This is a predicted structure of a 252-nucleotide part of an RNA (large-subunit ribosomal RNA, domain VI) from Crenalkalicoccus roseus. Its Rfam family is "Bacterial large subunit ribosomal RNA". The sequence was found in a public genome assembly. Model confidence (mean pLDDT): 91 of 100.
[in-house]
Context: one part of a larger RNA
RNA sequence: UGUUGGAGACUUGCGAGGAUCCGUCCCUAGUACGAGAGGACCGGGAUGGACGCACCUCUGGUGCACCGGUUGUCGCGCCAGCGGCACCGCCGGGUAGCCAAGUGCGGACAGGAUAACCGCUGAAAGCAUCUAAGCGGGAAACCCCCCUCAAAACCAGGUCUCCCCAAGGGCCGUGCCAGACCAGCACGUCGAUAGGCCGCAGGUGGAAGUGGGGCAACCCAUGCAGCCGAGCGGUCCUAAUCGCCCGAUCGA
Numbered sequence: 001u002g003u004u005g006g007a008g009a010c011u012u013g014c015g016a017g018g019a020u021c022c023g024u025c026c027c028u029a030g031u032a033c034g035a036g037a038g039g040a041c042c043g044g045g046a047u048g049g050a051c052g053c054a055c056c057u058c059u060g061g062u063g064c065a066c067c068g069g070u071u072g073u074c075g076c077g078c079c080a081g082c083g084g085c086a087c088c089g090c091c092g093g094g095u096a097g098c099c100a101a102g103u104g105c106g107g108a109c110a111g112g113a114u115a116a117c118c119g120c121u122g123a124a125a126g127c128a129u130c131u132a133a134g135c136g137g138g139a140a141a142c143c144c145c146c147c148u149c150a151a152a153a154c155c156a157g158g159u160c161u162c163c164c165c166a167a168g169g170g171c172c173g174u175g176c177c178a179g180a181c182c183a184g185c186a187c188g189u190c191g192a193u194a195g196g197c198c199g200c201a202g203g204u205g206g207a208a209g210u211g212g213g214g215c216a217a218c219c220c221a222u223g224c225a226g227c228c229g230a231g232c233g234g235u236c237c238u239a240a241u242c243g244c245c246c247g248a249u250c251g252a
Base pairs, nucleotide, nucleotide: 005163006162007161008160009159010158011157015149016148017147018146021049022048023047024046025045026044027043033038051106052105053104054103055102059100060099061098062097066093067092068091069090070089071086072085073084074083075082076081111143112142117137118136119135120134164251168246169245170244171243172188173187174186175185176184193239194238195237196235197234198233199232200231202228203227204226209222210221211220212219213218
């Protein structure tokens, strides 16, 4: 842009893509079979490998805006306490998110038509013959079933509702487990959208100051302290102000 008035939802599925794997053990049964050694078909159950999809409760990784320890040096006048730089200075941990080595799930079942092959009936050819007419059975392959996309499937599908005074959409703003941009989604005072603040969870691991002990390094108490990014809630304190634009003419 189109889909022949416009719009908001929900859909059908032409077609396309994905998936399609394999092992071991147990029961049936030490049965059938076999002199024995050995040892089944069919059917049922359990458990794995690789692969795939999803997720973060658990186990862990990462986690340069979280916490702590610590070296050198410079600074805040000095002490104390802090800050800068040194690969995030180095080291020990670590929330969310992301992730696998972690967790859950998947391959199935059923159906259709068949291959080799196995048959029924059966003539040509008084017999025989699965085949010539006719009719069954039979594979991880094929079609369907399962998952995803999908009406730009241009023969452009369908259903519901709304609008004709428009319905609706956009711009703008606050944002997101959404995202390269765009798009999508949530919210915009009729408000919890983000920030702040408060509470909780969670992390770190016992702050500073003061008191006490020790010659000192340091230790103890106050005190599961202080600090605390993304998590879960609450609260209009801050910012989502006021607004503008597009979009019809009842559809040959």